RNA sequence: GCUGGUGUGGCUCAAUGGUAGAGCAGCUGACUUGUAAUCAGCAGGUUGAAUCUUCGAUUCCUUUCACCAGCU
Numbered sequence: 001g002c003u004g005g006u007g008u009g010g011c012u013c014a015a016u017g018g019u020a021g022a023g024c025a026g027c028u029g030a031c032u033u034g035u036a037a038u039c040a041g042c043a044g045g046u047u048g049a050a051u052c053u054u055c056g057a058u059u060c061c062u063u064u065c066a067c068c069a070g071c072u
Base pairs, nucleotide, nucleotide: 001071002070003069004068005067006066007065010024011023012022013021018055026042027041028040029039030038048064049063050062
């Protein structure tokens, strides 16, 4: 330099154009003599950035950033 892949809560991952969810972690409560476990609830996201199309974009187009892999 070229090609491909990945980027979404603190972490690991879903969501095939139509309300952004789950598990773990965190907080609160219940239970317990107490802790753990269990149960119930709560909070936490400008979906890496910008742009295009669309009534509507995590999803489609283009550009860009970071990381990974391959080729040279």
This is a predicted structure of a 72-nucleotide RNA (transfer RNA) from an uncultured Clostridia bacterium. Model confidence (mean pLDDT): 82 of 100. It matches the Rfam family "tRNA". About the family: Transfer RNA (tRNA) molecules are approximately 80 nucleotides in length.